Molecule: SAM riboswitch aptamer (S box leader)
Organism: Allobacillus salarius
RNA sequence: CUCUUAUCUAGAGUGGCUGAGGGACUGGCCCGAUGACGCCCGGCAACCUUUAAACAACGGUUUUAAAAGGUGCUAAUUCCAGCAAAGCAAAUCUGCUUUGAGAGAUGAGAG
Numbered sequence: 001c002u003c004u005u006a007u008c009u010a011g012a013g014u015g016g017c018u019g020a021g022g023g024a025c026u027g028g029c030c031c032g033a034u035g036a037c038g039c040c041c042g043g044c045a046a047c048c049u050u051u052a053a054a055c056a057a058c059g060g061u062u063u064u065a066a067a068a069g070g071u072g073c074u075a076a077u078u079c080c081a082g083c084a085a086a087g088c089a090a091a092u093c094u095g096c097u098u099u100g101a102g103a104g105a106u107g108a109g110a111g
Stems, first nucleotide, its partner, number of pairs: 001111008013041001015040003021031003025082004042074003047070002049066002052063004078103001083100007
C1' cells in the first nucleotide's frame, strides 16, 4: 500500500511543555493568544487478551467480569453535507426527512 471483516449518536483533564494553526479531502460551519495543533502525564473504552456461566450444527455463539500487556480514543454524531432511492412541501430553482451506498477513521486477520 491492497484485500477481508467488525465498529463508528456512549465515555474520557480547571495538569505540564511548546507557540499558530487545526477540524482527512471539497463546500459549509466551527475551534484557536481566555493558548489551538503537537509532545508528556492523567483519563476513557474494551478491538486484541484473560475469567465465569448458558447454549451449541462442537467450527463456535450469547451473556458476565477484569485491566497487566499491544493498539485506539480523549470539541462539536465520522461536526454537517458530498452519490443514489423513496416520501413530504414547493412548482421557474429548490428545500426537508428517512434509508442505502461512497469516502474516511480504528481494531483484528491476510497478501